A computed fold for a 61-nucleotide RNA from Lactobacillus sp., annotated as Fluoride riboswitch aptamer (crcB RNA motif). The prediction has a mean pLDDT of 76. It was read from a public genome assembly, where an Rfam model found it.
RNA sequence: AUUUAAUCAGGUGAUGACGUUCACCAUUAACCGAGUAACAUCUAAUGACGUCUGCUUUGCU
Numbered sequence: 001a002u003u004u005a006a007u008c009a010g011g012u013g014a015u016g017a018c019g020u021u022c023a024c025c026a027u028u029a030a031c032c033g034a035g036u037a038a039c040a041u042c043u044a045a046u047g048a049c050g051u052c053u054g055c056u057u058u059g060c061u
Base pairs, nucleotide, nucleotide: 010025011024012023013022016052017051018050019049020048021047033042034041
């Protein structure tokens, strides 16, 4: 002197957390399961894939 790159970036998807990915929404939003007249009762820790933890039942020590 010239060229290139980096530093930043929200919320939600029926019970906790992490990674990847998909969809929805822009704060008066998206989202908030099934079942019953109302209770009772049932399923699921995921929107999807994978992992950890928790919960329920049974058996063994």